[in-house]
RNA sequence: CUGUUAUCAAGAAAGGUGGAGGGAUUAGACCCUUUGAAACCUUAGCAACCCUUUAUUCGUAAAGAAGGUGCUAAAUUCUACUUUUAUGUCAAUUUAUUUUGACAUUUAGAUAGAUAACCA
Numbered sequence: 001c002u003g004u005u006a007u008c009a010a011g012a013a014a015g016g017u018g019g020a021g022g023g024a025u026u027a028g029a030c031c032c033u034u035u036g037a038a039a040c041c042u043u044a045g046c047a048a049c050c051c052u053u054u055a056u057u058c059g060u061a062a063a064g065a066a067g068g069u070g071c072u073a074a075a076u077u078c079u080a081c082u083u084u085u086a087u088g089u090c091a092a093u094u095u096a097u098u099u100u101g102a103c104a105u106u107u108a109g110a111u112a113g114a115u116a117a118c119c120a
Stems, first nucleotide, its partner, number of pairs: 003118006013043005021032003026080004044072003049068002051064005076112001081109002086105007
């Protein structure tokens, strides 16, 4: 770096160095930050992907946390895409509460991203 699968509204921070940015990328919004950003280090913690033990109908379930990762502001901070769901408002249209469109909220999905395990 490519692909596959799974997960992403829960959870968990102090100190030291550092010295102005940060929240992945683009745009907008919003937020954090000199009462100290990023980054690095130490310690602590969270979780349970790999892992360990037990049971097993072999699908999995329960318990655990030594080790390998990961994580420790805000939903992956929110929005963006769609012949998607529902409701409402407005406009045009119709014999009609019919049809069409726009907008707002909302449902689902996609894309992108993050993490893990496996593969090349």

This is a predicted structure of a 120-nucleotide RNA (SAM riboswitch aptamer (S box leader)) from uncultured Ulvibacter sp. Its Rfam family is "SAM riboswitch aptamer (S box leader)". Gene Ontology term of the family: regulation of gene expression. Lineage of the source: Bacteria > Bacteroidota > Flavobacteriia > Flavobacteriaceae > Ulvibacter. The model forms 97% of the base pairs in the Rfam consensus. It was read from a public genome assembly, where an Rfam model found it.